[in-house]
Predicted 3D model of a 74-nucleotide RNA (transfer RNA) from Candidatus Iainarchaeum sp. It matches the Rfam family "tRNA". By type it is a transfer RNA. RNAcentral holds the sequence, with entries from ENA. Model confidence (mean pLDDT): 80 of 100. Taxonomically the source falls in Candidatus Iainarchaeum (Archaea, Candidatus Iainarchaeota, Candidatus Iainarchaeia, Candidatus Iainarchaeales).
RNA sequence: GUCGGCGUAACUCAGCCUGGUAGAGUGACGGUUUCAUAAGCCGUUUGUCGGAGGUUCAAAUCCUCCCGCCGACA
Numbered sequence: 001g002u003c004g005g006c007g008u009a010a011c012u013c014a015g016c017c018u019g020g021u022a023g024a025g026u027g028a029c030g031g032u033u034u035c036a037u038a039a040g041c042c043g044u045u046u047g048u049c050g051g052a053g054g055u056u057c058a059a060a061u062c063c064u065c066c067c068g069c070c071g072a073c074a
Base pairs, nucleotide, nucleotide: 001073002072003071004070005069006068007067010026011025012024013023020057027045028044029043030042031041032040050066051065052064053063054062
């Protein structure tokens, strides 16, 4: 340099193909339960969807450029 994959909550990820309320699990905190702890159950908590621009009534999702990480080729 060329090509491909990935980037979404504190962490691991889904959702993108087919645009229409941003989610799950884990964690943390509180409650319940227990002699106590753990487990269980209930509740609460947190998002510039990597950045910018474009298309659209509407973009995490489509298009363009850029950034970061990983890999292949040269």